[in-house]
RNA sequence: GGAGCCGCCCGGGUGGCCGCGGCCCGGGACGACCGGGUCGAGGAAAGUCCGGACUCCACAGGGCAAGACGCUGGGGAAAAUCCCAGGCGGGGCGACCCGCGGACAGUGCCACAGAAAGCAGACCGCCCGGCCUCGGUCGGGUAAGGGUGAAACGGUGAGGUAAGAGCUCACCAGCGCGCCGGGUGACUGGCGCGGCUCGGUAAACCCCGUCGGGAGCAAGGCCAAGCAGGGGGCAUGGGUGGCCCGCCCGCCCGCGAGGGCACCCCCGGGUAGGCCGCACGAGGCGGGCGGCAACGUCCGCCCCAGAUGGAUGGCCGCCCCCGCCGAUUGAGGCGGGACAGAAUCCGGCUUACAGGGCGGCUCCCGUU
Numbered sequence: 001g002g003a004g005c006c007g008c009c010c011g012g013g014u015g016g017c018c019g020c021g022g023c024c025c026g027g028g029a030c031g032a033c034c035g036g037g038u039c040g041a042g043g044a045a046a047g048u049c050c051g052g053a054c055u056c057c058a059c060a061g062g063g064c065a066a067g068a069c070g071c072u073g074g075g076g077a078a079a080a081u082c083c084c085a086g087g088c089g090g091g092g093c094g095a096c097c098c099g100c101g102g103a104c105a106g107u108g109c110c111a112c113a114g115a116a117a118g119c120a121g122a123c124c125g126c127c128c129g130g131c132c133u134c135g136g137u138c139g140g141g142u143a144a145g146g147g148u149g150a151a152a153c154g155g156u157g158a159g160g161u162a163a164g165a166g167c168u169c170a171c172c173a174g175c176g177c178g179c180c181g182g183g184u185g186a187c188u189g190g191c192g193c194g195g196c197u198c199g200g201u202a203a204a205c206c207c208c209g210u211c212g213g214g215a216g217c218a219a220g221g222c223c224a225a226g227c228a229g230g231g232g233g234c235a236u237g238g239g240u241g242g243c244c245c246g247c248c249c250g251c252c253c254g255c256g257a258g259g260g261c262a263c264c265c266c267c268g269g270g271u272a273g274g275c276c277g278c279a280c281g282a283g284g285c286g287g288g289c290g291g292c293a294a295c296g297u298c299c300g301c302c303c304c305a306g307a308u309g310g311a312u313g314g315c316c317g318c319c320c321c322c323g324c325c326g327a328u329u330g331a332g333g334c335g336g337g338a339c340a341g342a343a344u345c346c347g348g349c350u351u352a353c354a355g356g357g358c359g360g361c362u363c364c365c366g367u368u
């Protein structure tokens, strides 16, 4: 200098003017309003895929269905598909990346090509035999060689044979079993035995194991107009003015006592509406100690959105970044700056994203 691998971070800055939501302070009346202060989106707030907190409902015990997960040890611990350290297999020169129960329990599928894609099969070839028109045909054997394919029932060599074949043998590879050793474990090292040689696919059905009752903040709780309902009152009472005291009080039925309506008071459920849930939390930052690490523990500091038709914005100037244009070096001009956006909260996963930065590591080339 070039090419890469991994992890993390930022994701416009600043000033002025105007505006919005929460809280606090002052004025006002604890209201409306005014003034001041302070806080005010994200790494994904998104998709709502997985797990949990929380709430309500259900529940004698158990099961089916449907679902999620799946190597080992550990971590946070509420849990998980997360994280750390390992194991095995695969890819890469390497940094590093990808995968993880079972394919002799059963069923299905395996495009194209090919004779044949699974308890198989024979196109060419090879071998044996028959026939004849003498290089073909028919029957049988074989699977070593050719050919097809991502994949064709181990590989190399020797023996054997009509030709061949784990048919037999030696070595190698795999698998299974036994013994000894290492490791907490996944797993692994060595020795011996057995011709056992077995295709792939489970994000196909399925089998085994583990897990879990259901619904979700429109959960759920509190207060509660109006209308409707129930009970009571009907001049006993109330209003107004006031020292006593005076005045006034609607309608209907009934001769009347009285009853009913209006009106007033109370009650239960509960609509509109309001409040809580609702933001101090598995919280953030810094440091010490323990641990390979994930992380744990202790100390100190900090408070960090809470709307409900739903605030978190708009305009202008300067700066920054990118692209284009222009020019006599320069100055300059124009355009653009992503994805998106809280709604009970948290841990994961997935997806979208202009541009930029930091750290560690690998390989190649060159120079000293």
Stems, first nucleotide, its partner, number of pairs: 001364010012319007020040008042339001046350002049348005054216004067211004071086005087100005101207002106205002108201003123146002125142008154172006173197002175194008220276004229267005237249003241245001250261004283302008320337006
This is a predicted structure of a 368-nucleotide RNA (Bacterial RNase P class A) from an Actinomycetota bacterium.
Of the family's consensus pairs, 93% are formed in the model.
The sequence is in RNAcentral, with records from ENA.
It matches the Rfam family "Bacterial RNase P class A". By type it is a ribozyme.
The prediction has a mean pLDDT of 76.
It is recorded under the gene name rnpB.